[in-house]
Context: one part of a larger RNA
Molecule: small-subunit ribosomal RNA, 3' major domain
Organism: uncultured rumen bacterium
RNA sequence: UGACGGGGGCCCGCACAAGCGGUGGAGCACGUGGUUUAAUUCGAUGCAAACCGAAGAACCUUACCUGGGUUUGACAUGUAAGUGGUAGGAGCUGGAAACAGUGACGAAUCUGCCGCAAGGUAGAUAGCUUACACAGGUGCUGCAUGGCUGUCGUCAGCUCGUGUCGUGAGAUGUUGGGUUAAGUCCCGCAACGAGCGCAACCCCUGCGGCUAGUUGCCAUCAAUACGGUUGGGCACUCUAGCAGGACUGCCAUCGACAAGAUGGAGGAAGGUGGGGACGACGUCAAGUCAUCAUGGCCCUUUAUGACUUGGGCUACACACGUACUACAAUGGCUAUUAACAAUGGGUUUCGCAAUCUUGUGAGAGUGAGCUAAUCCCCAAAAAUGGCCCCAGUUCAGAUUGUAGGCUGAAACUCGCCUAUAUGAAGACGGAAUUGCUAGUAAUCGCAAAUCAGCAUGUUGCGGUGAAUACGUUCCCGGGUCUUGUACA
Numbered sequence: 001u002g003a004c005g006g007g008g009g010c011c012c013g014c015a016c017a018a019g020c021g022g023u024g025g026a027g028c029a030c031g032u033g034g035u036u037u038a039a040u041u042c043g044a045u046g047c048a049a050a051c052c053g054a055a056g057a058a059c060c061u062u063a064c065c066u067g068g069g070u071u072u073g074a075c076a077u078g079u080a081a082g083u084g085g086u087a088g089g090a091g092c093u094g095g096a097a098a099c100a101g102u103g104a105c106g107a108a109u110c111u112g113c114c115g116c117a118a119g120g121u122a123g124a125u126a127g128c129u130u131a132c133a134c135a136g137g138u139g140c141u142g143c144a145u146g147g148c149u150g151u152c153g154u155c156a157g158c159u160c161g162u163g164u165c166g167u168g169a170g171a172u173g174u175u176g177g178g179u180u181a182a183g184u185c186c187c188g189c190a191a192c193g194a195g196c197g198c199a200a201c202c203c204c205u206g207c208g209g210c211u212a213g214u215u216g217c218c219a220u221c222a223a224u225a226c227g228g229u230u231g232g233g234c235a236c237u238c239u240a241g242c243a244g245g246a247c248u249g250c251c252a253u254c255g256a257c258a259a260g261a262u263g264g265a266g267g268a269a270g271g272u273g274g275g276g277a278c279g280a281c282g283u284c285a286a287g288u289c290a291u292c293a294u295g296g297c298c299c300u301u302u303a304u305g306a307c308u309u310g311g312g313c314u315a316c317a318c319a320c321g322u323a324c325u326a327c328a329a330u331g332g333c334u335a336u337u338a339a340c341a342a343u344g345g346g347u348u349u350c351g352c353a354a355u356c357u358u359g360u361g362a363g364a365g366u367g368a369g370c371u372a373a374u375c376c377c378c379a380a381a382a383a384u385g386g387c388c389c390c391a392g393u394u395c396a397g398a399u400u401g402u403a404g405g406c407u408g409a410a411a412c413u414c415g416c417c418u419a420u421a422u423g424a425a426g427a428c429g430g431a432a433u434u435g436c437u438a439g440u441a442a443u444c445g446c447a448a449a450u451c452a453g454c455a456u457g458u459u460g461c462g463g464u465g466a467a468u469a470c471g472u473u474c475c476c477g478g479g480u481c482u483u484g485u486a487c488a
Base pairs, nucleotide, nucleotide: 001488002487003485004484005483007482008481009480010479011478012477013476015472016471019436020435021434022433023432026325027324029322030321031320032319033318034316035315042053043052064311065310067308068307070305073134077133078132079131080130081129082128083127088105091102092101093100094099108125109124110123111122112121113120114119136299137298139297140296141295145293146292147288148287149286150284152282157196158195159194160193161192162191163172164171165170176187177186178185202276203275204274205273207244209242210241211240212239213238216234221231222230223229247270250264251263252262253261254260327429331388332387333386334385335384336383344377345376346375351370352369356365357364358363395426400421401420402419403418404417405416406415442464443463444462445461446460447459448458
């Protein structure tokens, strides 16, 4: 100087407390461990691994296993030699395919020479064959690395120059008194300044204004098939660009007359308005050689390369984690009003698909419109009637049978959906444990990426919309000052 303390002081955080909803019990989905297996490819392992890499394993993917065949190779560059019936190649034979054999047909570009021309001939290129350099490796090492990322933590810290003090390691500044979300600011001070962080500058959102109207409006005036549908108009809504607006600016009180704090006015918004992006010096030899790149090592001709068939990654006594669905009456079923959104997405033939027809339904047929503020995808909880009457039920839906639909060469291993029948556990869950402070929790649906198909996951979007916070004694984590130490 640090680190540590079941030392002390001060302070903060959904850390506790006050509340609301969960997890832990059930069923199922997914992931992990373990076990099994020919293989169940690999990585991630307290917080900070475990719906994680994977924004989607039937084949492919795919890295694993089995069998089959292959060796200048699936891919790149170069050298040498050869090769016009050459490259390519319908078809045929064997085969599970890959591949092997056969094979009708059958090319291209440039230059020289001959030729009036058609064309012929020689060489080169491309392709192919052979040989050689080499290719190739999701093989090892993240404890050789780059890059990227997690974490403490959006915590308020981490340092430097000059000066001063100390023999020195170092100290000071950065401590102290106040204050703040903040090393934020003020005052003081052997310090005076400065840098990386904080804050601000950036984006979205909340208010009105200006500009602009193929969205919106009967607001205003006509027409009307009553549909902003048509004429007409940019007032409003909205869209998307510009500038404005909030700064403790004003008032009062407190305070060192400071920084600031408390209350008030005005205001759409008040003291960081709300949210996002943004992550200092460093810590964990944290994670990743399987995104990529890369040093070293290893494999390299029946291979740790490459191709292909089928299988596996989907196994199942069990253990853990994360979700989903429930156990019901604030509910279930049913009918009606086919009530009311926002974000997004949609076709260089393949997309989004209205309408109509059909089917109990998943769907099928048809195919208007739309390269989109123009057309389409497009709500559910809610509301209003009726039934159920506390029961393993008109709760719950696992499991299984049968019959179908869709995608796709192909749903057996191993997809999703529908109808009908079946109707398991489950009575609100032990010890323990978790999220959340406001448009939040809870609850309801919608969209998108991936994607032929497959979503209880992820990322977004809107609808409905609470309760509680006395307080900081305690638990956990962190900051700061100080103290002890046989630790570095």